[in-house]
Predicted 3D model of a 73-nucleotide RNA (transfer RNA) from Oryctolagus cuniculus. The source organism's lineage runs through Eukaryota, Opisthokonta, Mammalia, Euarchontoglires and Oryctolagus. It is recorded under the gene name tRNA-Lys-CTT-16-1. RNAcentral holds the sequence, with entries from GtRNAdb and Rfam. Its Rfam family is "tRNA". It is annotated as a transfer RNA. The prediction has a mean pLDDT of 81.

RNA sequence: GCCUGGCUAGCUCAGUCGGUAGAGCAUGGGACUCUUAAUCCCAGGGUCGUGGGUUUGAGUCCCACGUUUGGUG
Numbered sequence: 001g002c003c004u005g006g007c008u009a010g011c012u013c014a015g016u017c018g019g020u021a022g023a024g025c026a027u028g029g030g031a032c033u034c035u036u037a038a039u040c041c042c043a044g045g046g047u048c049g050u051g052g053g054u055u056u057g058a059g060u061c062c063c064a065c066g067u068u069u070g071g072u073g
Stems, first nucleotide, its partner, number of pairs: 001072003005068003010025004019056001027043005049065005
C1' cells in the first nucleotide's frame, strides 16, 4: 500500500425488510436479614466513533475520515 471484520449505556454485547434503542453485569435506592452476602423489586445512565449524503423518516443504506482486529505484497 491492498483486502477484511469491528466501533451502540461504566463493561460485555443484541438490535428483523429503514419507523425514533434494549439485555446481562456493574452503579444507586428499597424489601428481606441480628449484620454482611445471596435473593427479589424499582430507578438512573446513550448526540449509536466523527462529518456529510439519500429519505417523510437512518443504529440500519451510500461517501469520506478516525480508531482498532486479522490477512497479504